[in-house]
Context: one part of a larger RNA
Molecule: large-subunit ribosomal RNA, domain IV
Organism: Planctomycetota bacterium
RNA sequence: CUGUAGUUAAGGAACUCGGCAAAUUUGAUCCGUAACUUAGGGAAAAGGAUCGCCCCUGGAGGUCAAGGACUUGCUCCGGUAGCUUUUGGGGGUCACAGCAAAGAAGCCCGAGCGACUGUUUACCAAAAACACAGGUCUGUGCUAACACGCAAGUGGAUGUAUACAGACUGACGCCUGGCCAAUGCUGGAAGGUUAAGGUAAGGGGUCAUCCCGCAAGGGUGCAGCUCCGAACCGAAGCCCCAGUGAAUGCCGGCCGUAACUAUGACGGUCCUAAGGUAGCGAAGUUCCUUGUCGGGUAAGUUCCGACGUGCAUGAAUGGCGUAACGACUUGGGCACUGUCUCGACUACAGACUCG
Repeated sequence: CUGUAGUUAAGGAACUCGGCAAAUUUGAUCCGUAACUUAGGGAAAAGGAUCGCCCCUGGAGGUCAAGGACUUGCUCCGGUAGCUUUUGGGGGUCACAGCAAAGAAGCCCGAGCGACUGUUUACCAAAAACACAGGUCUGUGCUAACACGCAAGUGGAUGUAUACAGACUGACGCCUGGCCAAUGCUGGAAGGUUAAGGUAAGGGGUCAUCCCGCAAGGGUGCAGCUCCGAACCGAAGCCCCAGUGAAUGCCGGCCGUAACUAUGACGGUCCUAAGGUAGCGAAGUUCCUUGUCGGGUAAGUUCCGACGUGCAUGAAUGGCGUAACGACUUGGGCACUGUCUCGACUACAGACUCG
């Protein structure tokens, strides 16, 4: 010097991103216990007091002799002394210290998020993420939908719509606004468009025959075979018409206006499918920003309460509250401490020296 333990004057978070770590607290009995609340909780809330040993004296219980009863039994009733369990009262006594060691909650106040118990990144994340009971929508009538499989078949389910499957939300309380233009889904079938296919007008190839030619060859082109093929018929879909938001989603601008000023209930105008309702709001969302005001501090970019000018909140991608709960996040306080002022000492194990 390093590690692991232990002690520490005075101060007591001045340390630090942050009380990280350590310390405090800790048992039992008695007293006492707030806001809030879903009336269960909160709560061991918080905060206090007591505790050894000896003597005296009570209460309650267990066991149990005598005695008593009859239904004569390993019966029932009864309950002394003794022994024993437990719990009071009074007196005394020793120590620094009596739950004498070990073991064995630190507490309170405010806010955010998630209701809760649970689950998770085996090996850097335990959370506000996932799940959850509850809510809503959609599909499915049973050989169900859906899933696995080429199929047979199997799960769903030896279930049957109070069931099963899929999606979103996430206890509870109060609620959940407007828009169906776009996208999706559902329904509709008049019209438009539309495939294979059907039918087949017409046309091509080959070629018998016939014609021309001395020949080479040229022309014509039956039947058969074969190729192309217009018009016409031809479903769903799409176009089209409706519905549908706890479907994907979206939810404006400019100008003027009240007898101080400011503001604008009010008016005008443009655009839109409709222009953000109730709530909440510098938020885990606020760029400007350490916004402004208030609180807390001697001093507060954090925190709490307000305001609203919401760069860019907002209602099951749920909105706003909420008791209880949380190894969650954040602010404050009490207690406590070597975290610190600022170090020091001790023990053990290393490092180091010698061997």